[in-house]
RNA sequence: UUCCGACAAGGGCAAACCCACGGCGACGUGGGGGCGCAAAGCCGCGGAUCCCUCGGGGAUGGCCGGGCUGCCGAA
Numbered sequence: 001u002u003c004c005g006a007c008a009a010g011g012g013c014a015a016a017c018c019c020a021c022g023g024c025g026a027c028g029u030g031g032g033g034g035c036g037c038a039a040a041g042c043c044g045c046g047g048a049u050c051c052c053u054c055g056g057g058g059a060u061g062g063c064c065g066g067g068c069u070g071c072c073g074a075a
Stems, first nucleotide, its partner, number of pairs: 004073002012037002017032006035062001041068003045065003048060005
């Protein structure tokens, strides 16, 4: 340094559901919550699914791949 990932250490994120606000909608943001996560950090490139509309435009990414970056260190 790479692979790898523990009933390790210190931290991190936050599903369902509830409340408020925004959006025609998929859904988003904030608060509560905590099922899970070693990239569940970022991008939104291919596929997938979904929404609006028929010119196309959009949503998710905690569905599968891909790119970039990154904490710790037992076997």

The RNA shown here (c-di-GMP-I riboswitch aptamer) has 75 nucleotides and comes from a Candidatus Bipolaricaulota bacterium. Its mean pLDDT, the model's own confidence on a scale to 100, is 86. Its Rfam family is "c-di-GMP-I riboswitch aptamer". Rfam describes the family as follows. GEMM was predicted in a large-scale screen for bacterial structured RNA regulatory elements.